This is a predicted structure of a 78-nucleotide RNA (transfer RNA) from Candidatus Methanomethylicus mesodigestus. The prediction has a mean pLDDT of 80. It matches the Rfam family "tRNA". The family's RNA type in Rfam is transfer RNA. The sequence is in RNAcentral, with records from ENA.

[in-house]
Order: sequence, then C1' cells, then structure tokens
RNA sequence: GGGUUCGUGGCGCAGACUGGACAGCGCGGCGGCCUUCUAAGUCGUAGGUCGGGGGUUCGAAUCCCCCCGAACCCGCCA
Repeated sequence: GGGUUCGUGGCGCAGACUGGACAGCGCGGCGGCCUUCUAAGUCGUAGGUCGGGGGUUCGAAUCCCCCCGAACCCGCCA
C1' cells in the first nucleotide's frame, strides 16, 4: 500500500442484507417492596441521538463517498 470484518448507554450484544414513526435485550447503576441485615426475588427509574464529516431521500443506525480507530489476511522495502 491492497482486501475482508468490525465500531450502537458503564460493559457485552441485537437491529443493517429489505430505509419508516419514541433504537431494543442482558449485565451493571440508582430508588422502592420483601428480609433482623446482606444476598436472592420483585417493581420502577436514569443513561445512546448509533466512531467523525458529507451526500441521496419525505424519511438514514441501515444506502453512497471521504476520514479515524481495531482485528485478521495479502503484498512491497529492509
């Protein structure tokens, strides 16, 4: 340098192929109930504007382009 895959709450992931209305799930956090207390259980609640920018579109996490980062493969120099 070329190619493939990936980047979504604090953490781990789904959603992307086929664009659609408030982006969900688990763990974790906080609060209530329960309990002598803790844990477990149970109920509620906060936390994202989807790696960054631009474009297409009535509408973009999703399609297109550029950039950044990570993993793997290939190539070049030494």